RNA sequence: GUCGAAGUGGCGAAAUUGGUAGACGCGCAUGAUUCAGGUUCAUGUGGCUUACGCUUUGUGGGUUCGACUCCCAUCUUCGACA
Numbered sequence: 001g002u003c004g005a006a007g008u009g010g011c012g013a014a015a016u017u018g019g020u021a022g023a024c025g026c027g028c029a030u031g032a033u034u035c036a037g038g039u040u041c042a043u044g045u046g047g048c049u050u051a052c053g054c055u056u057u058g059u060g061g062g063u064u065c066g067a068c069u070c071c072c073a074u075c076u077u078c079g080a081c082a
Stems, first nucleotide, its partner, number of pairs: 001081007010026003019065001027045006046055003058074005
């Protein structure tokens, strides 16, 4: 240099014939249980906001009524070839 794969909440990891993004697990917070801790159980848990609401799939654009999914450019990591 050419080609291919991957990038999703704090972490791992689903969802890609375009149709509710974040299921599920871990972690964390609060409560219950306990003398206390662990275990177990219940509820909650991306960001901004008092709230309403807005926003979020590496980044920036495009197509579409609608995009993690399709198209273009680009960044990072890995692999193959040269």
Transfer RNA from a Candidatus Gastranaerophilales bacterium, 82 nucleotides, folded computationally.
It matches the Rfam family "tRNA". Rfam classes the family as a transfer RNA.
It was read from a public genome assembly.